A computed fold for a 77-nucleotide RNA from a Thermoproteota archaeon, annotated as transfer RNA.
[in-house]
């Protein structure tokens, strides 16, 4: 400096190809159970989809540019 792949809830990852209501588990909150606690059972908060633009009626999904991580390949006079 080329190349590929990752960056989406506190954590783990899914949704991308083939745009159309953001989700799934653990974890947080509060309830019910229980003497109490764990497990169980209900309920809920919780996101500028890594930044910026662009195409579009509509973008987490397409295009472009940057940043971040990992990986390989070059380069080191």
């Nucleotide at each position: 400096g080329g190349g590929c792949c990752c960056g989406u809830a506190g954590c783990u990852c899914a949704g991308c190809c083939u745009g159309g209501u953001a989700g799934a588990g653990c974890g947080c909150c509060g309830g019910c159970c229980u003497u109490g606690c764990a497990a169980g059972c209900c309920g809920g908060a919780g996101g500028u989809c890594g930044c910026g633009g662009g195409u579009u009626c509509a973008a987490g999904u397409c295009c472009c540019g940057c940043c971040g991580g990992g990986u390989c390949c070059a380069c080191c006079a």
Its Rfam family is "tRNA". It is annotated as a transfer RNA. Its family is annotated with triplet codon-amino acid adaptor activity in the Gene Ontology. The sequence is in RNAcentral, with records from ENA.